Predicted 3D model of a 74-nucleotide RNA (transfer RNA) from an uncultured Acidiferrobacteraceae bacterium. It matches the Rfam family "tRNA".
[in-house]
RNA sequence: UGGGGGAUCGUCCAACGGUAGGACUGCGGACUCUGACUCCGCCAAUACAGGUUCGAAUCCUGUUCCCCCAGCCA
Numbered sequence: 001u002g003g004g005g006g007a008u009c010g011u012c013c014a015a016c017g018g019u020a021g022g023a024c025u026g027c028g029g030a031c032u033c034u035g036a037c038u039c040c041g042c043c044a045a046u047a048c049a050g051g052u053u054c055g056a057a058u059c060c061u062g063u064u065c066c067c068c069c070a071g072c073c074a
Stems, first nucleotide, its partner, number of pairs: 001070007010024004018054001026042005047063005
């Protein structure tokens, strides 16, 4: 430098183009003599900038970062 893949709550995993969900962690509560377990509730995210569309995490373009392959220079 070229090609391919990837980027979503703190972590992991979902989401026909239809307006972001679940688990774990965390916080609060119930239960308990206390704690643990269990149960209930809550917080929290679409890498960035544009475009298409009535509507974009999803489609298109560019950029950034990570991984793989190939190549160039030394």